[in-house]
Context: one part of a larger RNA
RNA sequence: UCCGCAUCAGGACGAGAAGACCCCGUGGAGCUUUACUACAGCUUGACAUUGAGUCGAGUGGCAGUUUGUGCAGGAUAGGUGGGAGACUUUGAAGCAGAUACGCUAGUAUUUGUGGAGUCGCCCGUGAAAUACCACCCCUGCUGUCAUUUGGCUCUUACGUGUGCCGUUAUCCGGUACGCGGACCGUGUCUGGUGGGUAGUUUAACUGGGGCGGUUGCCUCCUAAAGAGUAGCGGAGGCGUUCAAAGGUCAGCUUAGCUCGGAUGGAAAUCGAGUGGAAAGUGUAAGCGCACAAGCUGGCUUGACUGCGAGACCUACAAGUCAAGCAGGCACGAAAGUGGGAGCUAGUGACCCGCUGUCAGUACAUUUGUACAUGAGUGUGGUAUCGACAGCGCAAACGGAUAAAAGUUACCCCGGGGAUAACAGGCUUAUCGCGCCCAAUAGUUCACAUAGACGGCGCGGUUUGGCACCUCGAUGUCGGCUCAUCACAUCCUGGGACUGAAGCAGGCCCCAAGGGUUCGGCUGUCCGCCGAUUAAAGUGGUACGCGAGCUGGGUUCAGAACGUCGUGAGACAGUUCGGUUUAUAUCCGAUGCGGA
Numbered sequence: 001u002c003c004g005c006a007u008c009a010g011g012a013c014g015a016g017a018a019g020a021c022c023c024c025g026u027g028g029a030g031c032u033u034u035a036c037u038a039c040a041g042c043u044u045g046a047c048a049u050u051g052a053g054u055c056g057a058g059u060g061g062c063a064g065u066u067u068g069u070g071c072a073g074g075a076u077a078g079g080u081g082g083g084a085g086a087c088u089u090u091g092a093a094g095c096a097g098a099u100a101c102g103c104u105a106g107u108a109u110u111u112g113u114g115g116a117g118u119c120g121c122c123c124g125u126g127a128a129a130u131a132c133c134a135c136c137c138c139u140g141c142u143g144u145c146a147u148u149u150g151g152c153u154c155u156u157a158c159g160u161g162u163g164c165c166g167u168u169a170u171c172c173g174g175u176a177c178g179c180g181g182a183c184c185g186u187g188u189c190u191g192g193u194g195g196g197u198a199g200u201u202u203a204a205c206u207g208g209g210g211c212g213g214u215u216g217c218c219u220c221c222u223a224a225a226g227a228g229u230a231g232c233g234g235a236g237g238c239g240u241u242c243a244a245a246g247g248u249c250a251g252c253u254u255a256g257c258u259c260g261g262a263u264g265g266a267a268a269u270c271g272a273g274u275g276g277a278a279a280g281u282g283u284a285a286g287c288g289c290a291c292a293a294g295c296u297g298g299c300u301u302g303a304c305u306g307c308g309a310g311a312c313c314u315a316c317a318a319g320u321c322a323a324g325c326a327g328g329c330a331c332g333a334a335a336g337u338g339g340g341a342g343c344u345a346g347u348g349a350c351c352c353g354c355u356g357u358c359a360g361u362a363c364a365u366u367u368g369u370a371c372a373u374g375a376g377u378g379u380g381g382u383a384u385c386g387a388c389a390g391c392g393c394a395a396a397c398g399g400a401u402a403a404a405a406g407u408u409a410c411c412c413c414g415g416g417g418a419u420a421a422c423a424g425g426c427u428u429a430u431c432g433c434g435c436c437c438a439a440u441a442g443u444u445c446a447c448a449u450a451g452a453c454g455g456c457g458c459g460g461u462u463u464g465g466c467a468c469c470u471c472g473a474u475g476u477c478g479g480c481u482c483a484u485c486a487c488a489u490c491c492u493g494g495g496a497c498u499g500a501a502g503c504a505g506g507c508c509c510c511a512a513g514g515g516u517u518c519g520g521c522u523g524u525c526c527g528c529c530g531a532u533u534a535a536a537g538u539g540g541u542a543c544g545c546g547a548g549c550u551g552g553g554u555u556c557a558g559a560a561c562g563u564c565g566u567g568a569g570a571c572a573g574u575u576c577g578g579u580u581u582a583u584a585u586c587c588g589a590u591g592c593g594g595a
Stems, first nucleotide, its partner, number of pairs: 001595008010587003015581001022416004027412002029408004035200005041193003045189005051154015068137001078136005085119003094113008158180009203215003212232001216238006239397001240282001241341002246300007254278001256274005280289002283346001285344003304327004310321003316398001329338003352392006360371004374385002423470001424468001425466003429463001431459006440450002477552001478550003482544001483541005490515003493510003497506002517531005558576004562571003
């Protein structure tokens, strides 16, 4: 070195299971609720099934009857008209009783008695007799009709109990006797309630996801001197305002500083000089602007109608600039200027709904003309639709719907190392170690020792950053067992210096041969404590080692507490419990035997 046998499990990112953790999918399912929308159920009302009688109440019509007081005035005058007489033995005045009304003055009706009169036209009043008749208003009453409604009663619908029969039958039917009763129940429509049930929704970006923040538009920088250009890069603004802060014509020039000047000051207003713009420009920033776009005044409404060559920008859709033409205007002597504002923000597609355009205005006035006057199911009409203008949304701002939140550790599927947790890798801010400078401390003296403010490295054990292999799986803390390496050495060994007398130390240099304890608490690593020791080293090895063990912790399903949540549930909070697979093919290793 090869072969064989027995054995061990370090490796084959070994086998097993298209990772259960994490993220993604306009995937699924379970569960919850004050998510959305439905439905069952419950409930309200109307009508039907649903009939009879009686007593009331309300409203309306008709008929009769009744009521009506300002002051003056015989006195309780509703209004208007007619009207010179009306009522009365068919019982007037008066008296007595009762009823109703009442403003306490009285008025009306009725019964009895009585036995012949009572009232009107006059005077006064805005209006004259309830003397008489007719109509109407108001307040009540009576009758009738219609309608609404309440109470009570009835029985035949309807419901129900018991007995008997069909019938050996808790249905059903018949029958008898009760009870209830037009209720209940049921049907249709309707308002409410309604996780009881169902279907769904519950955004994206994101140096993993969540939490936070953001989502459209404008200005600047990043942006690399054309344009454009990303980032959870750095800074700010907007979701308007103005009838003048618009148009035109004419005129004017700022801020600051210096000097002078009553109150008057750093700064009010005034004068002179200087001053090119540092002022001002409604509002952010940038760019403009003094010939002014800044400031002031006059007149005004072009903040017009119908268009629009040609360009810019641009995937589209949008967005932007614009000469010129026609009409009728404003200002200006005119040339001309004017289709809002110095410019760049001040915003929203399609669908749907609403409003207006018909009225009206202008010119002409006998009509009429102009201001969108279109389509419309064989045709003429129409319902309806369209056109123009304005309004009502989507801020997740190219806007999925008219309409929408959560939870899953009971979970599932499809995927991802496009993306997190372990380990590795890169980096080394942080961490550890070293060096340079040397202030200062060290009685004196920087350098025995320590070393500020700073600077330069090394290492790759910490916490991180990145997200590069691995999600068709690289098993995760600690312990046990077994180790192996580095040296920045804990002990033992050799040495330099010492602020080294000795003993004991300090610091540095060389050195990895060997060694480096036993216990208590805790799942612990760590740490604290106890007792020793020459010493009880620091680290690497997938924070060495689970196809070697363990399984106390963490990290499934059960359960509980505290807290949070309406709830389902949740918690680097706690607590009890909780399946650790395998006969080793190859490499490797050990023992034995053979060549």
Molecule: large-subunit ribosomal RNA, domain V
Organism: metagenome